[in-house]
RNA sequence: AAGGUUCGACAAGCAAUCGCUUCGGCUUUUGGCCGGAGAGGAAAGUCCGAGCUCCACAGGACAUGAUGCCGGGUAACACCCGGGAGCCGUAAGGCUACAGAAAGUGCAACAGAAAAUAUACCGCCUGUUUGCAGGUAAGGUUGAAAUGGCGGGGUAAGAGCCCACCGGGAAGGCAGUAAUGCGUUCCGCAUGGUAAACCUCAUCAGGAGCAAGGCCAAGAAGCAUGUGGAUUGUCCGUCCUAUACAUGCGGGUAGGCUGCUAGAGACUGACGGAGACGUCAGUACCAGAUAGAUGAUUGCAUAAACAGAACUCGGCUUAUGGAGGACCUUCUUU
RNA sequence: GAUUCCAUAGCUCAGCUGGAUAGAGCACUUCCCUCCUAAGGAAGGGGUCGCGCGUUCGAAUCGCGCUGGGAUCA
Numbered sequence: 001a002a003g004g005u006u007c008g009a010c011a012a013g014c015a016a017u018c019g020c021u022u023c024g025g026c027u028u029u030u031g032g033c034c035g036g037a038g039a040g041g042a043a044a045g046u047c048c049g050a051g052c053u054c055c056a057c058a059g060g061a062c063a064u065g066a067u068g069c070c071g072g073g074u075a076a077c078a079c080c081c082g083g084g085a086g087c088c089g090u091a092a093g094g095c096u097a098c099a100g101a102a103a104g105u106g107c108a109a110c111a112g113a114a115a116a117u118a119u120a121c122c123g124c125c126u127g128u129u130u131g132c133a134g135g136u137a138a139g140g141u142u143g144a145a146a147u148g149g150c151g152g153g154g155u156a157a158g159a160g161c162c163c164a165c166c167g168g169g170a171a172g173g174c175a176g177u178a179a180u181g182c183g184u185u186c187c188g189c190a191u192g193g194u195a196a197a198c199c200u201c202a203u204c205a206g207g208a209g210c211a212a213g214g215c216c217a218a219g220a221a222g223c224a225u226g227u228g229g230a231u232u233g234u235c236c237g238u239c240c241u242a243u244a245c246a247u248g249c250g251g252g253u254a255g256g257c258u259g260c261u262a263g264a265g266a267c268u269g270a271c272g273g274a275g276a277c278g279u280c281a282g283u284a285c286c287a288g289a290u291a292g293a294u295g296a297u298u299g300c301a302u303a304a305a306c307a308g309a310a311c312u313c314g315g316c317u318u319a320u321g322g323a324g325g326a327c328c329u330u331c332u333u334u
Numbered sequence: 335g336a337u338u339c340c341a342u343a344g345c346u347c348a349g350c351u352g353g354a355u356a357g358a359g360c361a362c363u364u365c366c367c368u369c370c371u372a373a374g375g376a377a378g379g380g381g382u383c384g385c386g387c388g389u390u391c392g393a394a395u396c397g398c399g400c401u402g403g404g405a406u407c408a
Stems, first nucleotide, its partner, number of pairs: 001330007010321001013300006020038008040306001044317002047315005052209004059236004064205005069083005084098001085096004099200002104198002106194002121140002123136005148166002151163003167189001168187004173182003213258004222249006228240003266283007335407007344360004353391001362378005384400005
């Protein structure tokens, strides 16, 4: 210098003018004046996990769904941290739905002799009445995948038939909390793939969601059909009950308050821990709209990306700007 | 705001319990029939299966993430 890997931050500021939402104060007739505060790292997707609220209760069984190496963190998680194993990359580093195929069922098109049950198309060897019979699976052919691999011995030809190494299985040993790793002994070793196919095992899950739910005000007209109901599936249990529940038609209203923002919170410091994170102390109070505020113009040489809260948090994913740190590879120079 | 479904040819739909040429109707092109047109008959063209990543030997189909569109709830 070029190419790459990874990490944590930031997302503008100041001034003037004109506006918007909200809080406090003053004034007060509608109202006006002064001061304070006013979007994000993703506010997004609504994909997970919770808080909170309601359901006459949450109990059992089945179904259904989710998760799936080990240990830890956390309110909880499908998240995070650390470790193991496998794969990718020259490396820095990255990725993993990483339980079970010897419980059972299913699937494998075409090709190929043969696709999970066993078998033999071309070969090879022996015999032969030249039709064939027997042996064999080393070699060839197909395929995504072919019944352990490579080498040697052995044989009529061959074959774990025998042997060494690798692979596999079983037993016990050492290290480690564990996943797992290391080495020892024995067994020639029939049982392949697919579970993001059904399924099995283990663990977890009651359902609904702030348009939840509570309160006030205003208005109104009931009728028909069906049925017991208790927030989505089935059964049992439990509870409530006919002024009930569901559907359709019709009538009325289309207003307000609350939930609503002080929190598993934020910032700073110390301590513990390898880390995620935890404990303690201190500091300040930091958006709450309801058709939905947070904006516009000008100046400071210049302000760019993605994008706008709607009950609140913790994650994940996706979109996106310009800088910075650390590390790796190659080349050049000293 | 919450819940939920869909996307395959120009249009409307099959296929979605993985098997490789992705089909059907209408539309389009050419030819036949007719004096000409329509109707009818024959042949043909046209598809990144919304996009990306994965599972698998193999993906329109299975899983995940996006994009776009629809429906329901006061």